[in-house]
Molecule: transfer RNA
Organism: uncultured Clostridia bacterium
RNA sequence: GGACUGCUAGCUCAGUUGGUAGAGCACGAGACUCUUAAUCCCGGGGUCCAGGGUUCGAGCCCCUGGCAGUCCA
Numbered sequence: 001g002g003a004c005u006g007c008u009a010g011c012u013c014a015g016u017u018g019g020u021a022g023a024g025c026a027c028g029a030g031a032c033u034c035u036u037a038a039u040c041c042c043g044g045g046g047u048c049c050a051g052g053g054u055u056c057g058a059g060c061c062c063c064u065g066g067c068a069g070u071c072c073a
Base pairs, nucleotide, nucleotide: 001072002071003070004069005068006067007066010025011024012023013022019056027043028042030040031039049065050064051063052062053061
């Protein structure tokens, strides 16, 4: 220098055909328990890496840039 993959909650990751953003763990409250742990139930938490474009509508499609990784030279 070139090719490809990824970037979504505090962490690990889903999100299939473009149509109101989700799970597990963690966190907070409650139940249970003498107490803790475990278990059960409820809840909070997101400018979906940044900017622009297409569209009635973008996490998803297109362009540019950033970061990380793999491969080639």